[in-house]
């Protein structure tokens, strides 16, 4: 760099340095000298891995029992408590990211509704009035070689 998985309508900014660009790529629409990007500081969100108090499952496994049942506590063969892994919930102190305009800001194919031009037909809907489902690319985070 690539390659598998999952997530992407929710959530959270001040200060100090600096000074003109950014929103990834293109085209639309935006932010932005009331101060962009980078950089340090301090703070936050979230909950993707790691850890974990607590609650529910009980498909599967594995422990275990002075429980039940099979003439039956030797084995055995079905239930069943309870315990661990597991599975979902929760929680956020710590540890590894990650995040703090706008849906990943939006386009791109089906559909559908809506407008528009004298009908089945055509055109337009980009955060330049929609709405559902896929998709492209992309971003994060687990993972495998």
């Nucleotide at each position: 760099a690539g390659c598998u998985c999952a997530u992407c309508c929710a959530g959270a900014g001040g200060g100090a340095c600096u000074g003109a660009g950014g929103g990834a790529a293109c085209g639309g629409c935006c932010c932005u000298a009331c101060g962009a990007a980078g950089u340090c500081c301090c703070g936050g969100c979230a909950a993707c891995c790691g850890c974990c108090a607590c609650g529910c499952g009980c498909c599967u496994c594995c422990g275990c029992c002075u429980c039940c049942c099979g003439c039956a506590c030797a084995u055995c063969g079905g239930g069943g408590a309870c315990g661990g892994a597991c599975g979902u919930g929760g929680a956020a102190a710590c540890g590894g990211u990650g995040c703090c305009a706008a849906u990943u800001c939006c386009g791109c194919c089906c559909g559908g509704c809506a407008c528009g031009a004298g009908a089945g037909u055509c055109g337009u809907g980009a955060u330049c009035u929609c709405c559902g489902g896929g998709g492209a690319a992309g971003a994060u985070g687990a993972g495998a070689a």
The RNA shown here (SAM riboswitch aptamer (S box leader)) has 145 nucleotides and comes from Nocardioides sp. R-C-SC26. It matches the Rfam family "SAM riboswitch aptamer (S box leader)". Rfam links the family to the GO term regulation of gene expression.